This is a predicted structure of a 591-nucleotide part of an RNA (large-subunit ribosomal RNA, domain I) from an uncultured Candidatus Berkelbacteria bacterium. Model confidence (mean pLDDT): 81 of 100.

[in-house]
Context: one part of a larger RNA
RNA sequence: GGCAUACAGUGGAUGCCUCGGCACUUAAAGGCGAUGAAGGACGCGGCUACCUGCGAUAAGCCUCGGUAAGACGGUAACAGUCUCAGACCCGGGGAUCUCCGAAUUGGGCAACCAGUUAGAAGUAAUGUUCUAACAUCCGUUACUGAAUACAUAGGUAACGUGAAGCUAACCCAGGGAACUGAAACAUCUAAGUACCUGGUGGAAAAGAAAACAAAGUGAUUUCCUGAGUAGCGGCGAGCGAAACGGAAAGAGCCUAAACCAUGAAGCGUGUUAAAGAGUGCAUUCGUUGCGCUUCAGGUGUUGUGGGACUUUUGGACCGAUAUGCAAUGGGUCAGAGAGUAAAAAAUUACAAAUCUAAUUGAGUCUUCUGGAAAGUUGAGCCAUAGAGGGUGAUAGCCCCGUAAAUGAAAGGUUUGUAACUCUUGAAAGUAUCCCGAGUACUGCGGAGCACGUGGAAUUCUGCAGGAAUCUGCCGGAACCAUCCGGUAAGGCUAAAUACUCUUAAGUGACCGAUAGUGUACAAGUACUGUGAAGGAAAGGUGAAAAGUACUCCUAACAGGAGGGUGAAAUAGAACCUGAAACUGUAUGCCU
Numbered sequence: 001g002g003c004a005u006a007c008a009g010u011g012g013a014u015g016c017c018u019c020g021g022c023a024c025u026u027a028a029a030g031g032c033g034a035u036g037a038a039g040g041a042c043g044c045g046g047c048u049a050c051c052u053g054c055g056a057u058a059a060g061c062c063u064c065g066g067u068a069a070g071a072c073g074g075u076a077a078c079a080g081u082c083u084c085a086g087a088c089c090c091g092g093g094g095a096u097c098u099c100c101g102a103a104u105u106g107g108g109c110a111a112c113c114a115g116u117u118a119g120a121a122g123u124a125a126u127g128u129u130c131u132a133a134c135a136u137c138c139g140u141u142a143c144u145g146a147a148u149a150c151a152u153a154g155g156u157a158a159c160g161u162g163a164a165g166c167u168a169a170c171c172c173a174g175g176g177a178a179c180u181g182a183a184a185c186a187u188c189u190a191a192g193u194a195c196c197u198g199g200u201g202g203a204a205a206a207g208a209a210a211a212c213a214a215a216g217u218g219a220u221u222u223c224c225u226g227a228g229u230a231g232c233g234g235c236g237a238g239c240g241a242a243a244c245g246g247a248a249a250g251a252g253c254c255u256a257a258a259c260c261a262u263g264a265a266g267c268g269u270g271u272u273a274a275a276g277a278g279u280g281c282a283u284u285c286g287u288u289g290c291g292c293u294u295c296a297g298g299u300g301u302u303g304u305g306g307g308a309c310u311u312u313u314g315g316a317c318c319g320a321u322a323u324g325c326a327a328u329g330g331g332u333c334a335g336a337g338a339g340u341a342a343a344a345a346a347u348u349a350c351a352a353a354u355c356u357a358a359u360u361g362a363g364u365c366u367u368c369u370g371g372a373a374a375g376u377u378g379a380g381c382c383a384u385a386g387a388g389g390g391u392g393a394u395a396g397c398c399c400c401g402u403a404a405a406u407g408a409a410a411g412g413u414u415u416g417u418a419a420c421u422c423u424u425g426a427a428a429g430u431a432u433c434c435c436g437a438g439u440a441c442u443g444c445g446g447a448g449c450a451c452g453u454g455g456a457a458u459u460c461u462g463c464a465g466g467a468a469u470c471u472g473c474c475g476g477a478a479c480c481a482u483c484c485g486g487u488a489a490g491g492c493u494a495a496a497u498a499c500u501c502u503u504a505a506g507u508g509a510c511c512g513a514u515a516g517u518g519u520a521c522a523a524g525u526a527c528u529g530u531g532a533a534g535g536a537a538a539g540g541u542g543a544a545a546a547g548u549a550c551u552c553c554u555a556a557c558a559g560g561a562g563g564g565u566g567a568a569a570u571a572g573a574a575c576c577u578g579a580a581a582c583u584g585u586a587u588g589c590c591u
Stems, first nucleotide, its partner, number of pairs: 001590009015576001016540002020511002022508007029500002031166002039100003042055003046078001050074002061094006070082003105114003115134007136163002138160007170201001171199005181188001185234001211217002221248004231239002252492003255436001259298002262296008276285002279326005303470001305435004309429005315333004335424005347419010358406003364379002368375001380397002382386001388400003441465007472487005527534002547575001550562004
């Protein structure tokens, strides 16, 4: 030095565990914010570094309910307190809520500095302190007010529970890549993806046919199917429908115009004392008239074309508005219908259900082993409860619970009913009028439609041109004819659908500490970086601290030896198990 065996050390694999994660299901909720958010800074404890909670009323204050004998958070100890006159804890409502932050009195290197006005405290007075208001934009109203006469712009003030900022995904819109694939690459693809911007909602978007079709259907959306089909495509790579059919859900409406009367404003026109004041008669008044434009109101909304318009007819009552009478327009009631989720809108009451604390809740003893019984033995019981967890090993009957039943002072949500509110007549005729204009459409250039310009319809539109009004217009995949379908150029609309920062309950042939979130632990921490940003490691004594009284070695430190606790201390805090590499000691063999 090597090998072997034994015993140790080191090390932290493995096994077991889990206060953490992951994925999904079913419900809920889907926002917060100038009444100052999200997120922070700094503080608040008797002693207090961190976390949690809270805000100068500072681990808290008030009140209403629930529950209950202990409590003063994680967190022990000391000190001191509270509490059956109900503390602590749980839930509803309220108060307080420093400073920064949209940050909004001005400034600023966030958590700081400096103000003005009004009121108050204090001082002999000043300084000082406290409270409130003071940003911008938008809207409304009022007052002012240029160039410039009226006016307008502008200015000032008041009012506004108006906006702003934050927020995971979903959604709509405006912009919009490249890597990549095509085995290179340019059309193409990736992909209208990523990303940027704007905007709304709990969903958004779409939506009541100028649609499909060729039998007919009858808004939209989503799923299945059709179908990897028809097609598109350097016909390469690839891209990729639609209708029918079957389901989910179901809901329809309002305007523009024609026309009408009245009111308001403006412009034009009109004295010949009368054209007028809805109609008739009478009275009365008379720049009141007439025409045009605008606003408000009524009417009207469709494709077997509709409406205006004209004519006819109508349940009861009241009955003109310059005045009286009459009719008419109109009003009230009745009848019919509807409603706060669209089509108009404001609430209230009652009832029920439900959410935010909770409550009741059956049923077991024993033998043996053991440190400990839930194991074992024997004999029982409950069960609308044998889900699950805990308890010194494996418990339906020990504890928390579970099934089932019950429960709210206060606040919220939903549904229903009622009050209440709103709407509303019918028939015939077809001469005239209306039926959404720089629109439809055409040409050129693009985009989007599964469709790359193609024979390319349909949709959108940058440029140029530019119709018609129902005997109209559009479409039915170039185009034409016939036939069929529809009625553009205004608008609203629940449900079925998408998503999950979040809450509750639950599930798992999901993980089990190099896994599962980056984070089971003082984790977005320590640490790195000027910064944007990057970003860890780190779980386990024991049933219970019973966490080793006392003695000894010693530097009176670390560490250890006795002794004690404990079932166990080779469970002693560097603490369950404790593999291997590696190190050592002893013995044997070889060299």